[in-house]
RNA sequence: CAACGAUAAUAGCAAACCUGUCGAAAGACAGGGACGCAAAGCCACAGGUCUAAGGGAAAUCAUUCCUAGGAUAGCUGGGUUGCCGAA
Numbered sequence: 001c002a003a004c005g006a007u008a009a010u011a012g013c014a015a016a017c018c019u020g021u022c023g024a025a026a027g028a029c030a031g032g033g034a035c036g037c038a039a040a041g042c043c044a045c046a047g048g049u050c051u052a053a054g055g056g057a058a059a060u061c062a063u064u065c066c067u068a069g070g071a072u073a074g075c076u077g078g079g080u081u082g083c084c085g086a087a
Stems, first nucleotide, its partner, number of pairs: 004085002012037002017032006035074001041080003045077003048072003054067005
């Protein structure tokens, strides 16, 4: 330097659920809480998944369908930065 990753050390993050706030929703944020995580740090670039306000289409005018400039980095890949060092 490139890989690799301990029942090591140091530090860290925080699923479900609960409360509050925001949002049309998916979901996010804050507090509590820990299922897990060696990038569960950061970036929606590719694919996936979720939602469908707005827009579009249909309609028996009840509603239904399509659509991401929304969401997910704790779905996978990619990019980028970084702590430790047993085998």
Description:
The prediction has a mean pLDDT of 90. The RNA shown here (c-di-GMP-I riboswitch aptamer) has 87 nucleotides and comes from Paenibacillus foliorum. Taxonomically the source falls in Paenibacillus (Bacteria, Bacillati, Bacillota, Bacilli).